RNA sequence: AGCUUCUUAACUCAGGGGUAGAGUGCGAGGCCCAUAACCUCGAGGUCCUAGGAUCGAAACCUAGAGAAGCUA
Numbered sequence: 001a002g003c004u005u006c007u008u009a010a011c012u013c014a015g016g017g018g019u020a021g022a023g024u025g026c027g028a029g030g031c032c033c034a035u036a037a038c039c040u041c042g043a044g045g046u047c048c049u050a051g052g053a054u055c056g057a058a059a060c061c062u063a064g065a066g067a068a069g070c071u072a
Base pairs, nucleotide, nucleotide: 001071002070003069004068005067006066007065010024011023012022013021018055026042027041028040029039030038048064049063050062051061052060
């Protein structure tokens, strides 16, 4: 210098056009003599940034940022 992949909740990840979910963690309650475990509920997200196409974008296109890898 070129190419590929990734970036979504505190963490690990799903979702690939119709407006965001799971597990773990966190908070509250239940159960128990009590704690753990278990059960229920809840909070928590400008979906890396900016622009574009679209009736509509986390998703598609372009540029940028960051991370990992490959080639020279």